[in-house]
RNA sequence: AGAGUUUGAUCCUGGCUCAGGAUGAACGCUGGCGGCGUGUCUAAGGCAUGCAAGUCGUACGGAUAAGUAAAGUUCGCAAGAAUUUUGCUUGUUAGUGGCAAACGGGUGAGUAACACAUUGGUAACCUACCCCAAAGUUCGGCACAACUAUUCGAAAGAGUAGCUAAUUCCGGAUGAAUCCCCGCAUCAUAUGGUGCGUGGGUAAAGCAGAACUGCGCUUUGGGAGGGACCUAUGGUCUAUCAGCUUGUUGGUAAGGUAACGGCUUACCAAGGCUAUGACGGAUAGCGGGUGUGAGAGCAUGAACCGCCUCAAUGGAACUGAGACACUGUCCAUACACCUACGGGUGGCUGCAGUCAAGAAUAUUCCACAAUGGGGGAAACCCUGAUGGAGCGACGCCGCGUGCAGGAUGAAGGGCUUCGGCUCGUAAACUGCUUUUAUAAGGGACGAAGCUUCGGCUGACGGUACCUUAGGAAUAAGAGGUUGCUAACUCUGUGCCAGCAGCAGCGGUAAUACAGAGACCUCGAGCGUUAUCCGGAUUUACUGGGCGUAAAGGGUCCGCAGGCGGCCUAAUAAGUUCUACGUUAAAUCUUCGGGCUCAACCCGGAGGCUGCGUCGAAAACUAUUAGGCUAGAGGAUGGGAGAGGUAAGCGGAAUUGCCGGUGUAGUAGUAAAAUGCGUUAAUAUCGGCAAGAACACCAAAGGCGAAGGCAGCUUACUGGAACAUUUCUGACGCUAAGGGACGAAAGCGUGGGGAGCGAAGCGGAUUAGAUACCCGCGUAGUCCACGCCCUAAACGAUGUGUGCUGGAUUUUGGGAGUAUCGACCCUCCCAGAGUCGUCAAAAAAAGCUAACGCGUUAAGCACACCGCCUGGGGAGUACGGCCGCAAGGCUAAAACUCAAAGGAAUAGACGGGGACCCGCACAAGCGGUGGAACAUGCGGUUUAAUUCGAUGAUAAGCGAGGAACCUCACCAAGGCUUGACAUGGUACUGCACAUCCCGAGAAACCGGGACUCCUUCGAGGGUGUACCACAGGUGCUGCAUGGUUGUCGUCAGCUCGUGCCGUGAGGUGUACCCUUAAGUGGGGUAACGAGCGCAACCCUCGUGCUGUGUUAAUUUCCACAGCUGACUGCCUGGGACAACCAGGAGGAAGGUGGGGAUGACGUCAAAUCAGCAUGGCUCUUACGCCUUGGGCGACACGCGUGUUACAAUGGUCGGUACAAUGGGCCGCCAAGUCGAAAGACGGAGCAAAUCCCAUCAAAACCGGCCCCAGUUCGGAUAGAGGUCUGCAACUCGACCUCUUGAAGUCGGAAUCGCUAGUAAACGGAUAUCAGCCACGGUCCGUUGAAUACGUUCUCGGGUCUUGUACUCACCGCCCGUCACGUCAAGAGAGUUGGCAAUACCCGAAGGUAUGCGAUCGUAUGCCGAAGGUAGGGCCAGCGAUAGGGACGAAGUCGUAACAAGGCA
Repeated sequence: AGAGUUUGAUCCUGGCUCAGGAUGAACGCUGGCGGCGUGUCUAAGGCAUGCAAGUCGUACGGAUAAGUAAAGUUCGCAAGAAUUUUGCUUGUUAGUGGCAAACGGGUGAGUAACACAUUGGUAACCUACCCCAAAGUUCGGCACAACUAUUCGAAAGAGUAGCUAAUUCCGGAUGAAUCCCCGCAUCAUAUGGUGCGUGGGUAAAGCAGAACUGCGCUUUGGGAGGGACCUAUGGUCUAUCAGCUUGUUGGUAAGGUAACGGCUUACCAAGGCUAUGACGGAUAGCGGGUGUGAGAGCAUGAACCGCCUCAAUGGAACUGAGACACUGUCCAUACACCUACGGGUGGCUGCAGUCAAGAAUAUUCCACAAUGGGGGAAACCCUGAUGGAGCGACGCCGCGUGCAGGAUGAAGGGCUUCGGCUCGUAAACUGCUUUUAUAAGGGACGAAGCUUCGGCUGACGGUACCUUAGGAAUAAGAGGUUGCUAACUCUGUGCCAGCAGCAGCGGUAAUACAGAGACCUCGAGCGUUAUCCGGAUUUACUGGGCGUAAAGGGUCCGCAGGCGGCCUAAUAAGUUCUACGUUAAAUCUUCGGGCUCAACCCGGAGGCUGCGUCGAAAACUAUUAGGCUAGAGGAUGGGAGAGGUAAGCGGAAUUGCCGGUGUAGUAGUAAAAUGCGUUAAUAUCGGCAAGAACACCAAAGGCGAAGGCAGCUUACUGGAACAUUUCUGACGCUAAGGGACGAAAGCGUGGGGAGCGAAGCGGAUUAGAUACCCGCGUAGUCCACGCCCUAAACGAUGUGUGCUGGAUUUUGGGAGUAUCGACCCUCCCAGAGUCGUCAAAAAAAGCUAACGCGUUAAGCACACCGCCUGGGGAGUACGGCCGCAAGGCUAAAACUCAAAGGAAUAGACGGGGACCCGCACAAGCGGUGGAACAUGCGGUUUAAUUCGAUGAUAAGCGAGGAACCUCACCAAGGCUUGACAUGGUACUGCACAUCCCGAGAAACCGGGACUCCUUCGAGGGUGUACCACAGGUGCUGCAUGGUUGUCGUCAGCUCGUGCCGUGAGGUGUACCCUUAAGUGGGGUAACGAGCGCAACCCUCGUGCUGUGUUAAUUUCCACAGCUGACUGCCUGGGACAACCAGGAGGAAGGUGGGGAUGACGUCAAAUCAGCAUGGCUCUUACGCCUUGGGCGACACGCGUGUUACAAUGGUCGGUACAAUGGGCCGCCAAGUCGAAAGACGGAGCAAAUCCCAUCAAAACCGGCCCCAGUUCGGAUAGAGGUCUGCAACUCGACCUCUUGAAGUCGGAAUCGCUAGUAAACGGAUAUCAGCCACGGUCCGUUGAAUACGUUCUCGGGUCUUGUACUCACCGCCCGUCACGUCAAGAGAGUUGGCAAUACCCGAAGGUAUGCGAUCGUAUGCCGAAGGUAGGGCCAGCGAUAGGGACGAAGUCGUAACAAGGCA
């Protein structure tokens, strides 16, 4: 310090998420030790038990114990024992009395407040104990506890009578500096302070001691510490809380208090607070501080310290220096306990502990040794304050779990390309050490005090610490490993199981799930969850924005508020500075010190940004006073204008009515129809009437604050600009709340109504058409008055002021020159625009995410206002205000998503545009689609009909030859190291083979015959057995290689450097001319280059040379090489270029024809079955062999073909003319036979020689047929043959005879072809035993027609435009309905809570009065709780209905995005 996430990519806006730190934490896994801290955050819920405040006998009277002295009594011979009384000493203590108990300890319920903090004040106050000072301490008296007696009660407790002491209480004396009254003086901030004087009033207690004396007591002054009250300032949310208040605000008087005060009461006045937020509601103890942060801030208020508050809940007073009192009193209520039922008792929010609640928080411990507190003269007592220990990894800090050596890199685990790598010096093993733990021994500091002077006192603790002993011995886990984010492999799983903080992983090769190994991080901890700060400049004071991302109010006026021109003077509030005081301690920073270090603790210094006071300064702001004119305003003058309101007038058009002419249509549309019209329309002429709107002028024009304003005239009226001098003298700007205006639509009342026209009706369109189009048509549109108050009310740009180069147009005004005057021209002011090209610059600077803005700023600044803070929910709900209503204004939350968005970029797309090309259309020729057959496919069938290919880019395709084989399919029968490869071990001495016999469909099985080579090494070969392995046309073309199709032989696709842009990217490659071409030329921030194009290659066409075969060849044929064509020449056009048009020559002319050649890429296109290959899978089978069958089935559908339908023909006869190929398991001549297929035959030929093959057929000549299902057509069928082949049944081809089907030119639709092409005709050949070939490939023969042209269809290219698409239009996406889930609102009602109000009742207590007087009683008033009543506010539940959000594959349509098909 940042990072991830919106996109195909980019920049921006913007949210979400992460990395850091922290915690009184909790949970999960794990857990060795110590120190220091810390530990009910929830139920201020309930509490058993013990303890937490007592002490003083040197205040007092008793009681009591012990000792002692004296006297007495009883027993006893005595010793002695027991006992009584009195006195003394030492203890104990129920009571009286004193002090304490108001501290210490706990809590945060309440409280938004003088509660707290800071700063001041009290001249308006109090203060026990303590300190200092002064003075005093005298004389008397009456009681009440205890006690005794007695009564009641279960108890708690209470009553009656009697006795008694005091430092208890009462009276008198004395007494002033106190207090009160008065007077004087002085100071002065008001009541007053201080000093002096006269008068009046007011005190006391003793105890100890032999004594001195000590401790007390009373009064007064002062101090210290403590407290009380007041003021200013500060710190939460909410305006969907806007008005609140009657003791309220003030005064007078009285009461009350320690004291001021409406604190209380009576009377008088009517005030007081509030937008600088009163009142109400919600929440909350406040501060020092704490966490975080660079800071400013934000969050927080555990532990420690200060203050406040409370003590079961509510109320009240008493005592006292102090309380309205945590472990005091009284009352009420709730709860709990005891009870003899009459009545009593209690208050852990003290320390422990318990129940409950909860995710969750400890011991019913030790000690008063220390520190501190209370009492006491003291000893001492009390002290759950405190000091300690215990429990909890809850936190911080420290230590340890060993150190060194050790390679055969052991075993084992994991991975592996099988070579190895890794865990890993890690272990084992060797040596060393002993912190810690264990055991043993020693053993503290903390102690100061007290004392009878002898001595005594440590809870912690036999702890810390020290020493010794043995032994590596007692001690490691958690989370993570896709990116952010350090760390990667294997296996399993297969959108399953699961993970996840965000983005996102998982659908068979998952570094993301689970396990394992390895690795990373931290380490007695590690993770998770929750919360806070940070990152987040994401509330922006520091430090943000508002044209298009969220965001300028529709406009103006204007009160408050904020801000405000120039000069002078004064003041010193703001401001700045110095000094002083304060800002508690702790915390923090720093320096030093103490625990072995650290955490922790101690000391010094600093700081705590604040407040107050004295003083200084006077620039700026402010205030006061005076002045000025540049801001602002007024006066005067002549002009401009759809500015406003009202009245009047005008013509054109439209419609209606009346009349005339006139006849069959008219109207409307893409096309129609509804409609109107023979009762006379439309058309046309004339007249009359009505309502609404104002053509031309007219414009980037004018006016207005905006909305808005348009015929003409008049009246009234608002504003602005200009000019001249002049006047006022800052009078200004902005503007929350407020007020006024405010298009259209809409509402109310009354008019008006021609045209137009929501709704509605009809006609079309359509799958539907509640639309678009057409015909009608109501409200409305118009007027008057009154409402409504919203708009994309837009420049999506608040108002005002100043500053920062220009050009140009225009409106208004003015000036100058000139003119007779005007126009023109130049300049100034105010407004409205523009700055793309023509055309010099189109913008400079600056700003902006970019687009763009750019003197009319979105630039540079100032002032003020409004508004924004992710998307949706939602401008919605609830509440309030306004409205007749419709509705408007104000305005949330739950829930949900990880985006939503702006600008620009590259593509793709468009029922957007421009240009160009192609047998793309058009112009032609011939076909397909109808028939029969052939062939392929789908489907169906089947034991099997093997598989693949499926729009273009599958379908006479893989297959360029399925009877067996092929063969992958089916049935049946067989084999299992295998039909095939390599290797090992053992055996075999048998060659492998071949032959014979038997069963069998064959494979195969059984039997028999025959039988090795050799260098003698079991070397080679073979077989058998076993082991490794073979084998698979099994799956995945979505794991792949290779190959191929298609766009497309389309002209494109890129790179380097430079330049432009924040960037994606652009430029280059746009543009003009041209081309078949990104072909070439011009031009240009580009200059070059690459892959494509073209050329180079092959072939055909001309000529030449050479060679060759042949019977022969000069010509001719073949082969090889060369030649020729390049816009080279001419004319014209064109920028004189590229190039185009024409011409000459030439065999050929503008790439001469054809071929090969296929850029970057697209379609997860095709192929695992041609081949190769990863992974998966089968292994007596999914491998291999065999026989037979199937791939040839047949109701149908489709594709590609063949033959036809005939006369441009058929048939018969005759007569011509090719080229390319092939041939030895071959082509096969002559000859003979057969009607033919063919047979016999055998010559020739490995081929320019021989053969297929005299090679052709259309063609041409002649005859017949005469338009018909035919002398067309040949399917189908019967019979007889030939050939190939082990074998033609399923299932071959051919020949002959006979049979003679459909079909008479083919619907919608659709295909090919631009010249030696189409069409027609035959020939050859690959495959091949043969052939289902009518297919493929090649060859020649005959040989056309047409192209005006680019509007349309299809495909493509370039540029441009729009886009919400990028899986890219086969895209995206909206709403209803149906189903499920969730949250919120409404809701008849119902349940509960909170705070008030009115009335009733009214405890304790207070107060007033009366009676009676140590005390009590009665009444009045106040008064908690309770009750009654009607409202307010807040929550819970709620049938039901409505909307919202979300949910892989539901329904209906197509609204939006392109001109989205009606912008």
Small-subunit ribosomal RNA from a metagenome, 1463 nucleotides, folded computationally.
The prediction has a mean pLDDT of 83.
Rfam family: Bacterial small subunit ribosomal RNA. Its family is annotated with structural constituent of ribosome and ribosome in the Gene Ontology.